The RNA shown here (transfer RNA) has 77 nucleotides and comes from Roseiarcus sp. The RNAcentral record of the sequence draws on ENA and MGnify. Rfam family: tRNA. The coordinates come from a structure-prediction model, not an experiment, and the mean pLDDT is 80.
[in-house]
RNA sequence: GUCCCGGUAGCUCAGCAGGAUAGAGCACAGGUUUCCUAAACCUGAGGUCGCAGGUUCGAGCCCUGCUCGGGACGCCA
Numbered sequence: 001g002u003c004c005c006g007g008u009a010g011c012u013c014a015g016c017a018g019g020a021u022a023g024a025g026c027a028c029a030g031g032u033u034u035c036c037u038a039a040a041c042c043u044g045a046g047g048u049c050g051c052a053g054g055u056u057c058g059a060g061c062c063c064u065g066c067u068c069g070g071g072a073c074g075c076c077a
Base pairs, nucleotide, nucleotide: 001073002072003071004070005069006068007067010026011025012024013023019057028044029043030042031041032040050066051065052064053063054062
């Protein structure tokens, strides 16, 4: 340098024919229970879906550029 995969909640990830409120588990906060803690159960908060544009009535999802992580190939004159 070329190509491939990935970036979604604090962490690990799902969501893939583009369709209406963006989800799960763990973690966190409050509550029930307990003498207290843990566990269990209930409730809740938390996201500009990497960044910027474009297409569309509508984008996490499609297109372009950039960026970060991982991998493959190449590095000759």